Predicted 3D model of an 85-nucleotide RNA (c-di-GMP-I riboswitch aptamer) from Sulfuricella sp. The prediction has a mean pLDDT of 81. The sequence was found by an Rfam model in a public genome assembly. Lineage of the source: Bacteria > Pseudomonadati > Pseudomonadota > Sulfuricellaceae > Sulfuricella.
RNA sequence: GUCCGUUAAGGGUAAACCCGCGCGAAAGCCGGGGGCGCAAAGUUCCAUUCUAAGGGCCUUGGCCUAUGAAUGCGGGAUUGCCGGG
Numbered sequence: 001g002u003c004c005g006u007u008a009a010g011g012g013u014a015a016a017c018c019c020g021c022g023c024g025a026a027a028g029c030c031g032g033g034g035g036c037g038c039a040a041a042g043u044u045c046c047a048u049u050c051u052a053a054g055g056g057c058c059u060u061g062g063c064c065u066a067u068g069a070a071u072g073c074g075g076g077a078u079u080g081c082c083g084g085g
Stems, first nucleotide, its partner, number of pairs: 002085004012038002017033004022029002036072001042078005048070003054065005
């Protein structure tokens, strides 16, 4: 450097759910608990998905729209611990 892997060691992260005089229009986020899982479930880009405050349209109740979100559905790039070949 490259391929394979998580048996071991040291670790990392954190699903569902619960709590909050928390933030937000909502989606969702933040803090605490929790631990299903993950060998990249680190970062970033794309795609996809969710929401619709505001804006637009209209049959006044709906539809469309991201500048708001998710990424642990997926793809690319890039970085990284340990072990083995």